[in-house]
RNA sequence: AGCCCGCUUAGCUCAGAGGUUAGAGCAUCGCAUUUGUAAUGCGAUGGUCAUCGGUUCGAUUCCGAUAGCUGGCUU
Repeated sequence: AGCCCGCUUAGCUCAGAGGUUAGAGCAUCGCAUUUGUAAUGCGAUGGUCAUCGGUUCGAUUCCGAUAGCUGGCUU
């Protein structure tokens, strides 16, 4: 350099595999509890679903291209 597989969703780790309101844990903030802290419980905040197109009545989900990351193969 070429080829092939997988991945990209909240600040982090990940679920969700055509329609429901896009969710969980951790983190952050507030409240309760405590003499106080921690722990625990309740609640809240936080999302261009990598980008651009296509298919579809409808796309985070299916298809293609591009970008990035990861693993493998060839010279």
A computed fold for a 75-nucleotide RNA from Vitis vinifera subsp. caucasica, annotated as transfer RNA. It matches the Rfam family "tRNA". Rfam's curators write: Transfer RNA (tRNA) molecules are approximately 80 nucleotides in length. Gene Ontology term of the family: triplet codon-amino acid adaptor activity. Its mean pLDDT, the model's own confidence on a scale to 100, is 81.